[in-house]
RNA sequence: GGGCCCUUAGCUCAGGCGGUUAGAGCAACGGACUCAUAAUCCGUCGGUCCUGGGUUCAAAUCCCAGAGGGCCCA
Numbered sequence: 001g002g003g004c005c006c007u008u009a010g011c012u013c014a015g016g017c018g019g020u021u022a023g024a025g026c027a028a029c030g031g032a033c034u035c036a037u038a039a040u041c042c043g044u045c046g047g048u049c050c051u052g053g054g055u056u057c058a059a060a061u062c063c064c065a066g067a068g069g070g071c072c073c074a
Base pairs, nucleotide, nucleotide: 001073002072003071004070005069006068007067010026011025012024013023019057028044029043030042031041032040050066051065052064053063054062
């Protein structure tokens, strides 16, 4: 220098061909249970979908540019 892949909650990750409200597990918090703790059960909280721009009635999803990370080639 060139090519490919990834970026979504505090963490690990889903999210079909653009469309109803963006989700799961773990974590955190509250409650039940217990003499108490753990485990278990119930509930709650938590999001600029990496950034900016574009297309569209509508974008996590499509297009362009950039950033960070990984792999390969030179």